[in-house]
């Protein structure tokens, strides 16, 4: 870079170092000196890979030693197109972008 799958659930923390940023981008709106990012240790969630069983290649059941991932807010909301609506607001559907996993 590309393909496929998932993204309204859950954990949402403790201690140490550190010291002003962080929530991808833009706008908004939030979080943060009652301590942001980052690093270390511990804890937890989930079940993509994995393992066991079933069934025979699956929209099944279970496990959590291992490889990842994750632990404010729906992917925090919107961004592009469409439907409803006189319009605005709002709701819904799809895409794009992004994130994670597995493969190429």
């Nucleotide at each position: 870079u590309u393909u496929c799958a998932u993204c309204c659930a859950g954990a949402g923390g403790u201690g140490g170092c550190a010291g002003a940023g962080g929530g991808a981008c833009a706008g908004g709106c939030c979080c943060g000196a009652u301590g942001a990012a980052g690093c270390c240790a511990c804890g937890g969630c989930a079940a993509c890979c994995g393992c066991u069983c079933g069934a025979c290649u699956c929209g099944g059941a279970g496990c959590a030693c291992g490889g990842u991932g994750c632990c404010a807010a729906c992917u925090c909301c919107u961004g592009c197109g469409g439907a409803c609506g006189g319009g605005a607001a709002g709701u819904c559907c799809g895409a794009a972008a992004g994130a994670u996993g597995a493969g190429a």

Record summary:
This is a predicted structure of a 104-nucleotide RNA (SAM riboswitch aptamer (S box leader)) from a soil metagenome. The RNAcentral record of the sequence draws on MGnify. The coordinates come from a structure-prediction model, not an experiment, and the mean pLDDT is 81.